[in-house]
RNA sequence: UGCUCGAAAAGGUAAACCUCGGGAAACCGAGGGGCACAAAGCUGCGGGUCUAAAAACGGUGUGAUGGUUUACUCCCGUUCAUGAUAGCCGGGCUACCGAA
Numbered sequence: 001u002g003c004u005c006g007a008a009a010a011g012g013u014a015a016a017c018c019u020c021g022g023g024a025a026a027c028c029g030a031g032g033g034g035c036a037c038a039a040a041g042c043u044g045c046g047g048g049u050c051u052a053a054a055a056a057c058g059g060u061g062u063g064a065u066g067g068u069u070u071a072c073u074c075c076c077g078u079u080c081a082u083g084a085u086a087g088c089c090g091g092g093c094u095a096c097c098g099a100a
Stems, first nucleotide, its partner, number of pairs: 005098002012037002017032006035087001041093003045090003048085003055079005061072004
C1' cells in the first nucleotide's frame, strides 16, 4: 500500500409519524422527527414486490333498429408497465477510519 474484516475514534445517513408540495396511484421532494444502518453512498443490470393512468376485453345503463346488431356516458371487474421501489435480495461503480 492492497484485500478481507469491523474493535475504537471522528463523523454520516434518517424509519414510522406530522405539515406543505408534486403525481391517477404506487411513490417522490422540502421541513420537523429518530426506528435503525459499515455502504441505509450512487446505479433500475437480474430477480422480487407495489401501483394501474392510458389501452384491450367483459359487465351494467341509455338510445337507435322489424330483427340480427350497433353507438355512447358513468360505474364495476380482468389483463398489462411504459410508472415506482436501492431501508426487498443480488450484481456493478465509488468511499472515511485502522484494533484483533